[in-house]
RNA sequence: GGGGGGUUGGCGCAAUUGGCAGCGCGUUGGAUUCCAAAUCCAGAGGUCAGGAGUUCGACUCUCUUACUCCUCA
Numbered sequence: 001g002g003g004g005g006g007u008u009g010g011c012g013c014a015a016u017u018g019g020c021a022g023c024g025c026g027u028u029g030g031a032u033u034c035c036a037a038a039u040c041c042a043g044a045g046g047u048c049a050g051g052a053g054u055u056c057g058a059c060u061c062u063c064u065u066a067c068u069c070c071u072c073a
Stems, first nucleotide, its partner, number of pairs: 001072007010025004019056001027043005049065005
């Protein structure tokens, strides 16, 4: 340098013919307990990597930039 994949709460990951962003863990509050753990209930937490475009509407499609992984030379 060529080709391909990935980037979504603190962490690990979902979300497909474009139509309300979810799950597990963690975390906070409560219940339970003499206390704690475990269990149960409820909550908070997201510029969906950055920018631009298409569209009534974009995590999703197109272009571009950045970071990262694989591969070819």
This is a predicted structure of a 73-nucleotide RNA (transfer RNA) from Mucor mucedo. Rfam family: tRNA. By type it is a transfer RNA. RNAcentral records the identical sequence in 2 taxa. NCBI's taxonomy places the organism under Eukaryota, Opisthokonta, Fungi, Mucoromycetes, Mucor. RNAcentral holds the sequence, with entries from ENA and Rfam. The coordinates come from a structure-prediction model, not an experiment, and the mean pLDDT is 83.